[in-house]
């Protein structure tokens, strides 16, 4: 890099260096940013994918064990610590305005694509 599976509206920031960008990419919007962006370092934290422990059931096995589910945990491997993955498509509802529709706003529901993270495979 490719493929498979799962998840993605919850959660969690201070300090130092640095000095102008950043929110993955294209377009458009919207936002963050000299009250200091990216990046690097230190410390802290969040979460529970891997992981640890316990329990239960079934299958397999002579047994150990393996698989599945639940509960608890956080030592270790990753990850993450503005805004839904910032937003972009479809359907329904409410609200504002309006003659009405379009348009607008709002954590209702669904689909697809791209992406992120983890685990696994080659």
């Nucleotide at each position: 890099c490719a493929c498979u599976u799962a998840u993605c509206a919850a959660g969690a920031a201070a300090g130092g260096c640095a000095g102008a960008g950043g929110g993955a990419a294209u377009u458009g919007g919207c936002c963050c940013u000299a009250u200091g962006a990216a990046g690097c370092c230190u410390u802290g934290g969040c979460a529970a994918c891997c992981c640890u422990u316990u329990u239960a059931a079934a299958g397999u096995u002579c047994u150990c064990g393996c698989u599945u589910a639940a509960a608890a945990g956080a030592a270790g491997g990753u990850g993450c610590c503005a805004a839904c993955u910032c937003c972009a498509u479809c359907c329904a509802g409410a609200c504002a305005a309006a003659c009405a529709a379009u348009c607008g706003u709002c954590a209702g529901g669904g689909a697809a694509g791209a992406g992120a993270u983890a685990a696994g495979u080659c």
SAM riboswitch aptamer (S box leader) from Polluticaenibacter yanchengensis, 122 nucleotides, folded computationally. The sequence was found by an Rfam model in a public genome assembly. Model confidence (mean pLDDT): 76 of 100. Lineage of the source: Bacteria > Chitinophagia > Chitinophagales > Chitinophagaceae > Polluticaenibacter.